This is a predicted structure of a 74-nucleotide RNA (transfer RNA) from a Caldisericota bacterium. Model confidence (mean pLDDT): 80 of 100. Rfam family: tRNA. It is annotated as a transfer RNA. Rfam's curators write: Transfer RNA (tRNA) molecules are approximately 80 nucleotides in length.
RNA sequence: UGCCGGGUCGUCUAAUGGUAGGACGGUGGACUCUGGAUCCAUUAGUGGAGGUUCGAAUCCUCCCCCGGCAGCCA
Numbered sequence: 001u002g003c004c005g006g007g008u009c010g011u012c013u014a015a016u017g018g019u020a021g022g023a024c025g026g027u028g029g030a031c032u033c034u035g036g037a038u039c040c041a042u043u044a045g046u047g048g049a050g051g052u053u054c055g056a057a058u059c060c061u062c063c064c065c066c067g068g069c070a071g072c073c074a
Stems, first nucleotide, its partner, number of pairs: 001070007010024004018054001025043006047063005
């Protein structure tokens, strides 16, 4: 430098262009003598900037970051 793959709640993981969901975790409550377990509620997210579209996590362009392969120099 080129090519390929990836970036979504704190973590893991879904979402055929049409309300961003689940699990774990956190917080509050119920239960319990207390804790744990269990149950209920709640918390919190699409890497950035543009474009297309009535509508973008999703499609297009550029940039940033991570991984892999190739190449160049030594």